[in-house]
RNA sequence: CGAGGCCGCCGGAUGGCCGCGCGUGUCGGCGGUCUCCCGCCGUACGCGAGGAAAGUCCGAGCUCCCCAGCGCAGGGUAGCGGGUAACGCCCGUCCGCCGUGAGGCGAGGACCAGUGCCACAGAGACGAGGCGUCGACGGCUGACGCCGUCGACGUCAGGUGAAACGCGGCAAACUCUACCCGGAGCAAGGCCAAAUAGGAGGGUGCAUCCCGGUUCGCCGGGAGAGAGGUAGCGCUGCCCAGCCCUCGGGUCGGCCGCUGGAGCCGGCGAGCAAUCGUCGGUCAGAGAUGGAUGGCCAUCGCCGCGAGCGAUCGCGGUACAGAACUCGGCUUACAGGCGGCCUUGCUGA
RNA sequence: CGGGGCGUGGCGCAGUUUGGUAGCGCGCAUCGUUCGGGACGAUGAGGUCGGAGGUUCAAAUCCUCUCGCCCCGACCA
Numbered sequence: 001c002g003a004g005g006c007c008g009c010c011g012g013a014u015g016g017c018c019g020c021g022c023g024u025g026u027c028g029g030c031g032g033u034c035u036c037c038c039g040c041c042g043u044a045c046g047c048g049a050g051g052a053a054a055g056u057c058c059g060a061g062c063u064c065c066c067c068a069g070c071g072c073a074g075g076g077u078a079g080c081g082g083g084u085a086a087c088g089c090c091c092g093u094c095c096g097c098c099g100u101g102a103g104g105c106g107a108g109g110a111c112c113a114g115u116g117c118c119a120c121a122g123a124g125a126c127g128a129g130g131c132g133u134c135g136a137c138g139g140c141u142g143a144c145g146c147c148g149u150c151g152a153c154g155u156c157a158g159g160u161g162a163a164a165c166g167c168g169g170c171a172a173a174c175u176c177u178a179c180c181c182g183g184a185g186c187a188a189g190g191c192c193a194a195a196u197a198g199g200a201g202g203g204u205g206c207a208u209c210c211c212g213g214u215u216c217g218c219c220g221g222g223a224g225a226g227a228g229g230u231a232g233c234g235c236u237g238c239c240c241a242g243c244c245c246u247c248g249g250g251u252c253g254g255c256c257g258c259u260g261g262a263g264c265c266g267g268c269g270a271g272c273a274a275u276c277g278u279c280g281g282u283c284a285g286a287g288a289u290g291g292a293u294g295g296c297c298a299u300c301g302c303c304g305c306g307a308g309c310g311a312u313c314g315c316g317g318u319a320c321a322g323a324a325c326u327c328g329g330c331u332u333a334c335a336g337g338c339g340g341c342c343u344u345g346c347u348g349a
Numbered sequence: 350c351g352g353g354g355c356g357u358g359g360c361g362c363a364g365u366u367u368g369g370u371a372g373c374g375c376g377c378a379u380c381g382u383u384c385g386g387g388a389c390g391a392u393g394a395g396g397u398c399g400g401a402g403g404u405u406c407a408a409a410u411c412c413u414c415u416c417g418c419c420c421c422g423a424c425c426a
Stems, first nucleotide, its partner, number of pairs: 001345010012300007020048006027042006050320001054331002057329005062185004066237001068236005074181005079093005094108001095106004109176002114174002116170003126166001130155011189256004199247006208223006228239002249425003261283001263282008301318007350422007359375004369406001377393005399415005
């Protein structure tokens, strides 16, 4: 100088004008059952997208379902050890493969439990068979000899193929082993208000007995049977008077959930590391509900092209993408750039 | 926002369960038949399964990621 590998990070800056959402106020105006309180408008101040907010692929919190117990079904993970709230994530390490190397990739338990598949090629694809020699028997032939069955011995080289007799290959084939998992999802769920035909049809239950009351419709208590209730199924338990399907009708409002930590930075200690402990500092910095976070201008930064000896000037570009209950991961998309540690080639000392 | 499904010649579909040559109908091209057209008959072309990676000897089929399209889900009674 060139070509790479791994880890970490940034992903425009400043100012002005206009605009939007939310919050706050010893602020102003209007309104409501009017000095309180509430709502609307204005105003001042504060805050206002991301490393992926994305895909919704895993794991949690949160809410509801009788997550009660057992079993079946179903799903997932897979060397070994560690980390974590948890994980299919992360770290270390063994083995296998790739790379000159730094390094990278791996769904890497089991095919002597059972079942299944192994196309084409090949004599033969998991069952054993095939080939050669010899012998016996049977059949055919005029004869040489040929064919079939059985037994003994020897051999399977070359070639085909992913794999060739060896307990073959395939479990991202069924399955077995070990371990884990209840389901649904903020349109979860709770409250208020308004409206109606508080509806029709079908199916399936409230069996029955005793006591008391009664306005004779029924009501209360007890025994007992039993539909339904675990957001797959069955049994046991528990709860309990309705439950399921189809059609029709009404509303298109408000409030809560709703945003405030498994945070960030630094020091020290433990550990190879992931990570953990402790001390100090720091901020708590969106919360909409047809869905705000935007637009314009100026200066600067970065990249490309052109002009110029040069200082510099002109033009163009500046990615991927945008919260909707919240976190931890993974994966995917991404103009351009920065830092650290390594590998390798050439040249020079 | 959440849940589910589908991509296979030009069009509509099968094949995916249990991996082993990619098929059916319509359409298209050529030829025959006809005076000509249609119908009919014969022959043929056209896809490598939405894309990428992996498992496997072998992938439309199994697994992962990704792209596109479609469907369902408000509350009251």
This is a predicted complex of two RNAs, RNase P RNA and transfer RNA, with 426 nucleotides together. Rfam match: Bacterial RNase P class A. Rfam classes the family as a ribozyme. The coordinates come from a structure-prediction model, not an experiment, and the mean pLDDT is 77.